[in-house]
Context: one part of a larger RNA
RNA sequence: GAUUGAACGCUGGCGGCAUGCCUAACACAUGCAAGUCGAACGGAAACGAUGGUAGCUUGCUACCAGGCGUCGAGUGGCGGACGGGUGAGUAAUGCAUAGGAAUCUGCCUAAUAGUGGGGGACAACCUGGUGAAAACCAGGCUAAUACCGCAUAAUCCCUAAGGGGCAAAGCAGGGGAUCUUCGGACCUUGCGCUAAUAGAUGAGCCUAUGUCGGAUUAGCUUGUUGGUAAGGUAAUGGCUUACCAAGGCGACGAUCCGUAGCUGGUCUGAGAGGAUGAUCAGCCACACUGGGACUGAGACACGGCCCAGACUCCUACGGGAGGCAGCAGUGGGGAAUAUUGCACAAUGGGCGCAAGCCUGAUGCAGCAAUGCCGCGUGUGUGAAGAAGGCCUUAGGGUUGUAAAGCACUUUCAGUAGGGAGGAAAAGUAAGUCGUUAAUAACGGCUUACCCUGACGUUACCUACAGAAGAAGCACCGGCUAACUCCGUGCCAGCAGCCGCGGUAAUACGGAGGGUGCAAGCGUUAAUC
Numbered sequence: 001g002a003u004u005g006a007a008c009g010c011u012g013g014c015g016g017c018a019u020g021c022c023u024a025a026c027a028c029a030u031g032c033a034a035g036u037c038g039a040a041c042g043g044a045a046a047c048g049a050u051g052g053u054a055g056c057u058u059g060c061u062a063c064c065a066g067g068c069g070u071c072g073a074g075u076g077g078c079g080g081a082c083g084g085g086u087g088a089g090u091a092a093u094g095c096a097u098a099g100g101a102a103u104c105u106g107c108c109u110a111a112u113a114g115u116g117g118g119g120g121a122c123a124a125c126c127u128g129g130u131g132a133a134a135a136c137c138a139g140g141c142u143a144a145u146a147c148c149g150c151a152u153a154a155u156c157c158c159u160a161a162g163g164g165g166c167a168a169a170g171c172a173g174g175g176g177a178u179c180u181u182c183g184g185a186c187c188u189u190g191c192g193c194u195a196a197u198a199g200a201u202g203a204g205c206c207u208a209u210g211u212c213g214g215a216u217u218a219g220c221u222u223g224u225u226g227g228u229a230a231g232g233u234a235a236u237g238g239c240u241u242a243c244c245a246a247g248g249c250g251a252c253g254a255u256c257c258g259u260a261g262c263u264g265g266u267c268u269g270a271g272a273g274g275a276u277g278a279u280c281a282g283c284c285a286c287a288c289u290g291g292g293a294c295u296g297a298g299a300c301a302c303g304g305c306c307c308a309g310a311c312u313c314c315u316a317c318g319g320g321a322g323g324c325a326g327c328a329g330u331g332g333g334g335a336a337u338a339u340u341g342c343a344c345a346a347u348g349g350g351c352g353c354a355a356g357c358c359u360g361a362u363g364c365a366g367c368a369a370u371g372c373c374g375c376g377u378g379u380g381u382g383a384a385g386a387a388g389g390c391c392u393u394a395g396g397g398u399u400g401u402a403a404a405g406c407a408c409u410u411u412c413a414g415u416a417g418g419g420a421g422g423a424a425a426a427g428u429a430a431g432u433c434g435u436u437a438a439u440a441a442c443g444g445c446u447u448a449c450c451c452u453g454a455c456g457u458u459a460c461c462u463a464c465a466g467a468a469g470a471a472g473c474a475c476c477g478g479c480u481a482a483c484u485c486c487g488u489g490c491c492a493g494c495a496g497c498c499g500c501g502g503u504a505a506u507a508c509g510g511a512g513g514g515u516g517c518a519a520g521c522g523u524u525a526a527u528c
Stems, first nucleotide, its partner, number of pairs: 001528004006524005013375006019368002021333001026331003030328003035078003040075002043071002047069002050065007085286003094211007103203002108199003112195004116150001118148002125140006156165003170191006178185002212258003219249003224246008261283004265276004288309005311322004339365001341364003347361001348359004378408004388399004412469001414464005422455001427449008472517005477498003483512005493500002
């Protein structure tokens, strides 16, 4: 000199854009953060509409009707493995770069084939019971895209090459003939389902090189190193087991100890390098502590399950409940770090045919000069060089065109009015094309109409009034830009280094003046 996720002191007008627990991976009250689908299913607790019955206060109450809009709880599907947080652990099961072969991959894309015919249950519900509660048990009824056989089946799998084995589910819209038990069959469209193939995406695995300090850590290792066989895995492999051999690593630093998430990057520097790893992005690890598996395409799963432990809470003492390193917020620790806000309008995600629902992701707002950037706190004129202050050799000098005065302007803030863009979709109607038996329906495109904004009293524009509301901080001995007076008298004090102060202190304290930065200025800490 540059820099900071900074803190402290004094001061503080506005705006834009960023950033904001670096400490206790300490403990957490409360609310929210993952649901959705009735176009899979049996159904109907609540609300509403409609109809009926009864009572009447004549528009209200009660009851009935899943026939309707819808829908609590339940079965079922998909999603809760993403998104969000944190950096405890980890010095290599990690990360970075470059390669590799023995693998899996829901949803998505392309293309192929199929989607036949049956069965038995279990929830919900009803009945009964146990318990303080959490919850649980027994019996009975029932549906499905839940579950299980049968049929069929290959370019799929196994094979001793003869052969053997494996699947499925329907739902919704529309409809001219034909059939009909008037439910529908049948045709067609869309969404599904099953099997196999290819791709894309994602993930698992292997290898090489690089990746902090300590030798006051020199030897380490028995599934250890390799082979054979078997098991296991999606897959290779001591991954596991049995047998065999005795190997493997190490001063090019093994092992042990300490420290640490890694990287793109960031800061500094002319560079080489040094330091660092907040925000943003990629990867990894973790989710009260330790262990375990289940489900699933994917987890050994933050807001899932089981066991053990510590802690907190409820209890009828028998037993139960919980996990903010999600967003806010509380206590605590600390020099120190924000609101128990608004909205799904946009972007993105989950579910759904869709409408839509959910979304503390996200978009915004609030707080903080924490940082960067921009603007303002007036402009011109004005010598009687006013008054006052300070200094003085008492003549004057300086503050100083500074003020006052005169003439203007109105940025920003204030008040009032106007006012974009972030909005495109979706929906409705028409036209056209595709599909089809079809001018239904469905899908694509075009046009018209109709709406959708948290921010928001938005940005921006116009008008109004009036210089009106807006400057401090540090320093002035040298380094280092900037000097005098008074007080003090080795005292009080200053100080980054040299040093200053013991009666004329430009170095302490005050004042006047000056210098430097400026909504900041200085100090402290840290890095180069």
Molecule: small-subunit ribosomal RNA, 5' domain
Organism: Cycloclasticus sp. symbiont of Poecilosclerida sp. M